Predicted 3D model of a 74-nucleotide RNA (transfer RNA) from Lipomyces tetrasporus.
Its Rfam family is "tRNA".
RNAcentral records the identical sequence in 8 taxa.
The coordinates come from a structure-prediction model, not an experiment, and the mean pLDDT is 81.
The source organism's lineage runs through Eukaryota, Fungi, saccharomyceta, Lipomycetes and Lipomyces.
[in-house]
RNA sequence: GCCUCGGUGGCUUAGUUGGUUAAAGCGUGAGUCUCAUAAUCUCAAGGUCGUGGGUUCGACUCCCUCCUGAGGCA
Numbered sequence: 001g002c003c004u005c006g007g008u009g010g011c012u013u014a015g016u017u018g019g020u021u022a023a024a025g026c027g028u029g030a031g032u033c034u035c036a037u038a039a040u041c042u043c044a045a046g047g048u049c050g051u052g053g054g055u056u057c058g059a060c061u062c063c064c065u066c067c068u069g070a071g072g073c074a
Base pairs, nucleotide, nucleotide: 001073002072003071004070005069006068007067010026011025012024013023019057028044029043030042031041050066052064053063054062
């Protein structure tokens, strides 16, 4: 330098023929229970879906640029 795959709450991941509200586990906070702690159960907060543009009535999803991680070729 070229090619392939990835980037989604604090962490690990799901989510595609473009379409109503972006989902789960762990974690965090509060409550429940207990003499107390943990576990259980309930509830809540937390996301500009890597950046910036484009297409479209409508974009996490399609196109382009850039940033970044992993792998391959030279």